Background
This is a predicted structure of a 94-nucleotide RNA (c-di-GMP-I riboswitch aptamer) from Archangium sp. The coordinates come from a structure-prediction model, not an experiment, and the mean pLDDT is 78. The organism belongs to Archangium, within Bacteria.
[in-house]
RNA sequence: CCUAGCUCAGGGCACACCCGAGGAAACCUCGGGGUCGCAAAACCGCGGGGCCUCACUUCGGAAGUACUCGAAGCGGUCGGCCGUGGUCGCCGGG
Numbered sequence: 001c002c003u004a005g006c007u008c009a010g011g012g013c014a015c016a017c018c019c020g021a022g023g024a025a026a027c028c029u030c031g032g033g034g035u036c037g038c039a040a041a042a043c044c045g046c047g048g049g050g051c052c053u054c055a056c057u058u059c060g061g062a063a064g065u066a067c068u069c070g071a072a073g074c075g076g077u078c079g080g081c082c083g084u085g086g087u088c089g090c091c092g093g094g
Stems, first nucleotide, its partner, number of pairs: 005091001006093001012038002017033006036080001042087007049078004056073006
């Protein structure tokens, strides 16, 4: 330096859940607690996929001029759902 993650050591992150704050909302975000798990469960992008529905647009139903239901679009969001690419990183027995 490369590969790999069977091992050691020091560590890291933090599922569910609880509390507080933000948000219309989110398998949402942030902070605290917590600790199922993770060898990249560190960061970023792309493709798929999931979740959300305040407002707006379109279609349909019911209704009857008020309001409401459903679907789609636009939009929001996402990890520890999959794939893939880039960057950085601990150990150093093999």